Model confidence (mean pLDDT): 87 of 100. The part of an RNA shown here (small-subunit ribosomal RNA, central domain) has 349 nucleotides and comes from an uncultured bacterium.
Context: one part of a larger RNA
RNA sequence: CUGGGCGUAAAGGGAGCGUAGGCGGCGCUUUAGGUCGGAUGUGAAAUCCCAAGGCUUAACCUUGGAAUUGCAUUCGAAACCGGAGUGCUUGAGUGAGGGAGAGGAAAGCGGAAUUCCCGGUGUAGCGGUAAAAUGCGUAGAUAUCGGGAGGAACACCAGAGGCGAAGGCGGCUUUCUGGACCUUAACUGACGCUGAGGCUCGAAAGCGUGGGGAGCAAACAGGAUUAGAUACCCUGGUAGUCCACGCCGUAAACGAUGGAUACUAGAUAUGGGAGGUACGACUCCUUCCGUGUCGUCGCAAACGCAGUAAGUAUCCCGCCUGGGGAGUACGGCCGCAAGGUUGAAACUC
Repeated sequence: CUGGGCGUAAAGGGAGCGUAGGCGGCGCUUUAGGUCGGAUGUGAAAUCCCAAGGCUUAACCUUGGAAUUGCAUUCGAAACCGGAGUGCUUGAGUGAGGGAGAGGAAAGCGGAAUUCCCGGUGUAGCGGUAAAAUGCGUAGAUAUCGGGAGGAACACCAGAGGCGAAGGCGGCUUUCUGGACCUUAACUGACGCUGAGGCUCGAAAGCGUGGGGAGCAAACAGGAUUAGAUACCCUGGUAGUCCACGCCGUAAACGAUGGAUACUAGAUAUGGGAGGUACGACUCCUUCCGUGUCGUCGCAAACGCAGUAAGUAUCCCGCCUGGGGAGUACGGCCGCAAGGUUGAAACUC
């Protein structure tokens, strides 16, 4: 290099946008770079291969042929790939008309609950556990009623439901704003797919500065348990959890399944639209998009996957190559740090 792979055995980048590059719809005209054919020159000889001949054979030698799959020049072919031109509409996009949605950002508002504070009633317990104790309480707790403060999260609706590229998104209202889908077929006319680098986004924890702090709660303290108990259980409790701005850039970032396109039995459920039957609603039928379950063919080591493929094919990217050493060391880059990213070898089985 060829070849083989990546759901669970090693292996899909966390996700998107996009540069170079790779690949690319239908028709006509043209070109002749790739491609194909002819001719000429060259491709030394020997060797190798084939045929004939010479040493008594053989090895060996001689002669002829083939081969030397290449390169150059030239003449030609024009289907395919490429280039140029022109046209097309089915890919892609725009327009017009619609409905759905926890998609994003900001501002405002609401009720339930916990905690705390004030006041009333009221008295000896409360709390907690397997059982207890630490703890709270006669300085009046727990319970209950009224008033107030503050922070965080939004019960029911709620669904195998919806939206988003992923991370993720759930009280209500307003403003700003992204995307998808359906119908239509007016417009552009291949404008497409993928995407090394690059850029942007990226849960939680963590970091910086400033705020905030109700509940919860690493660390920590105490009480238990225990042989011990640096735990599980209990009482407390600080960072943090919340907000603003800036970092970090990781995850079982999972469907452990990269993206795009086409094709390949059915059945059924569900979300969003459209059309038909019908006066209309329900229902029923058809169809497009999404989300599930079962299953034929096929695939698979099996489990299972199965029109949302792990099936059949094409294009592009990423990645794998025995276990440990090790996602470590060294170096580079990034970061305030924590660390991240790239990423070995000796040795050993």
Description:
The RNAcentral record of the full RNA draws on ENA.